Model confidence (mean pLDDT): 78 of 100. A computed fold for a 164-nucleotide RNA from a mouse gut metagenome, annotated as Lysine riboswitch aptamer. It matches the Rfam family "Lysine riboswitch aptamer". Rfam's curators write: Riboswitches are metabolite binding domains within certain messenger RNAs that serve as precision sensors for their corresponding targets.
RNA sequence: GAUAGAGGUUGCGUGAUUUAUGAGUAAUUUUUUGGAUGUGACAGGCACAGGGGAAGAAAGAUGAAAGGGAAGAACGCCGAAAGAGUCUGGACUUCCUGUAGCCGGAUCCUUGGGCAUACGGUGAAAAACCGUAUGACUGUCAUCAAAAUUGAUGUUGCGCUAUC
Numbered sequence: 001g002a003u004a005g006a007g008g009u010u011g012c013g014u015g016a017u018u019u020a021u022g023a024g025u026a027a028u029u030u031u032u033u034g035g036a037u038g039u040g041a042c043a044g045g046c047a048c049a050g051g052g053g054a055a056g057a058a059a060g061a062u063g064a065a066a067g068g069g070a071a072g073a074a075c076g077c078c079g080a081a082a083g084a085g086u087c088u089g090g091a092c093u094u095c096c097u098g099u100a101g102c103c104g105g106a107u108c109c110u111u112g113g114g115c116a117u118a119c120g121g122u123g124a125a126a127a128a129c130c131g132u133a134u135g136a137c138u139g140u141c142a143u144c145a146a147a148a149u150u151g152a153u154g155u156u157g158c159g160c161u162a163u164c
Base pairs, nucleotide, nucleotide: 001164002163003162004161005160008078011077012076013075014074017071018070019069027062028061029060030059031058032057033056037049038048039047040046041099042098043097044096045095081111082110083109085107086106087105088104089103090102092101093100112138113137115135116134117133118132119131120130121129122128139156141154142153143152144151145150
């Protein structure tokens, strides 16, 4: 340097399928009230609706969806993958510009792995995900002690094991 493997059946990720939640919410519409603003994510512009009644409030009728979750199954894998920063592309929010968000790409840095708890962020949420901290568990390697089963301590993937 190349090849092949291991950590766990609660390792990681992905298109489709089913399903609960989202939610009796948003939206549409009727009546009453109200009496001049409202809508296009936000700002500026521009456009549209509005005394033939705006916003708001009350009562009723109809009534979703997306993201995220769960289930079994399939596929790809073991920096699998995830996250922060910077640069960049798209045109979904959009009628234009900017900002922000969303979906990617490049680069650099961090994290061995899952779990629990607390705080913060996103979120409808007591779900889930992300970040930080703590805790025990676990995998690899090293050192020491051995009764050679194991125990203690420490590091961590650009690592470890096997073969060439």